Model confidence (mean pLDDT): 81 of 100. This is a predicted structure of a 74-nucleotide RNA (transfer RNA) from an uncultured Bacilli bacterium. It was read from a public genome assembly. Rfam family: tRNA. It is annotated as a transfer RNA.
Parts: sequence; structure tokens; C1' cells
RNA sequence: CGGGAAGUAGCUUAGUUUGGUAAAGCGCUACGUUCGGGACGUAGAGAUCGCAAGUUCAAAUCUUGUCUUCCCGA
Repeated sequence: CGGGAAGUAGCUUAGUUUGGUAAAGCGCUACGUUCGGGACGUAGAGAUCGCAAGUUCAAAUCUUGUCUUCCCGA
């Protein structure tokens, strides 16, 4: 320098195929249960989807640029 993959909640991931209310597990908070803790149960908070633009009635999803990490080639 060229090609490819990944980036979504504190962590690990799904969702992209076919654009249409962003989901799950663990974790966190409150309550119940317990002498207390753990486990279990109920409820709740938390991500505008790496960043910036574009297309569209509507974008995590499509297009372009760009940043970081990894792989391959030179």
C1' cells in the first nucleotide's frame, strides 16, 4: 500500500439475509423469601448500534468517507 473480518447496555452475544417499537444471558438496583448471606421469585434502571454524512415516509440494517482491532497478500 491492497484485500477481508469485527465494532450493538458494565461484560459476552443475537438482530443485518427480507429496512418498520433494539433483544437475550451474566452483572447492577429495589422488594419478597432467610437470623444473615447465597440460591430462588417479582419489579426496575441501563445502549439514539465505533464516528460523520447521504438515500428513504422510516436506517443497527442500504451507499460513501473515516477511526480502532485482527487476519491475508505485497